Model confidence (mean pLDDT): 83 of 100. Predicted 3D model of an 84-nucleotide RNA (c-di-GMP-I riboswitch aptamer) from Asaccharospora irregularis DSM 2635. The model forms 95% of the base pairs in the Rfam consensus. Rfam family: c-di-GMP-I riboswitch aptamer. About the family: GEMM was predicted in a large-scale screen for bacterial structured RNA regulatory elements. Gene Ontology term of the family: cyclic-di-GMP binding. Lineage of the source: Bacteria > Peptostreptococcales > Peptostreptococcaceae > Asaccharospora > Asaccharospora irregularis.

RNA sequence: UAACUAAAUAAGCAAACCUAAAGAAAUUUAGUGACGCAAAACUAAAGGGGCUAAAGUUAUAGACCAAGCCAGCCAGUUGCCAAG
Numbered sequence: 001u002a003a004c005u006a007a008a009u010a011a012g013c014a015a016a017c018c019u020a021a022a023g024a025a026a027u028u029u030a031g032u033g034a035c036g037c038a039a040a041a042c043u044a045a046a047g048g049g050g051c052u053a054a055a056g057u058u059a060u061a062g063a064c065c066a067a068g069c070c071a072g073c074c075a076g077u078u079g080c081c082a083a084g
Base pairs, nucleotide, nucleotide: 004084005082012037013036018031019030020029021028022027035072041077042076043075047074048073049070050069051068056064057063058062
């Protein structure tokens, strides 16, 4: 220095429910609140996968469709501390 990883140290993030707003929806933002997280930091056409489907296409049960959304699904990139 690099990798794996325990206990600590210094910090951090913040699920669900509820409230308000935005949105066709998925969902997002803020407040509240902590389920949890060694990356729950960043990256979404230009890795995979998933969700919604307004408009559109097709048909009249509906189906298809994303450059819309999800990274706290996998993944990529970066990063704090420190026995062994």
Overview
The RNAcentral record of the sequence draws on ENA and Rfam.